The RNA shown here (SAM riboswitch aptamer (S box leader)) has 93 nucleotides and comes from Hymenobacter sp. Of the family's consensus pairs, 97% are formed in the model. Its mean pLDDT, the model's own confidence on a scale to 100, is 83. It matches the Rfam family "SAM riboswitch aptamer (S box leader)". Rfam describes the family as follows. The SAM riboswitch is found upstream of a number of genes which code for proteins involved in methionine or cysteine biosynthesis in Gram-positive bacteria.

RNA sequence: UUUUUAUACAGAGGCGCUGAGAGACAGGCUCGACGACGCGCCGGCAACCACCCGCAAAUGCGGGCAAGGUGCCAAUUCCUGACCAUAUAAAAA
Numbered sequence: 001u002u003u004u005u006a007u008a009c010a011g012a013g014g015c016g017c018u019g020a021g022a023g024a025c026a027g028g029c030u031c032g033a034c035g036a037c038g039c040g041c042c043g044g045c046a047a048c049c050a051c052c053c054g055c056a057a058a059u060g061c062g063g064g065c066a067a068g069g070u071g072c073c074a075a076u077u078c079c080u081g082a083c084c085a086u087a088u089a090a091a092a093a
Stems, first nucleotide, its partner, number of pairs: 001093008013042005021031003025081004043073003048069002051064005077085001
C1' cells in the first nucleotide's frame, strides 16, 4: 500500500513548547492570538487484540480484567455527499 471482517449518536483533559491555521475530501457549519492544529509529559476513556472464566466444539457466543499491543479524549465519522468514502482494530498478501 492492497484485500477481508468488525465498529463509528456512549465515554474520557491538565500542564509545558510552538505560533496560524484546523476540523480527511467538496459544500456547509464550527474551532482558533482569551493560542486552535501539532509536539512532549502526565492523567483519563474505551475494550479491537492479548489474558481469565463459562457455554461449547464455530475462525462461534456470553461474562470478566485493564499489567501488555493498538486506538481515542470539541461538535453523531460535526452535518450533507460519495458507502467500492474516511478513520480505527484484527487478519492476510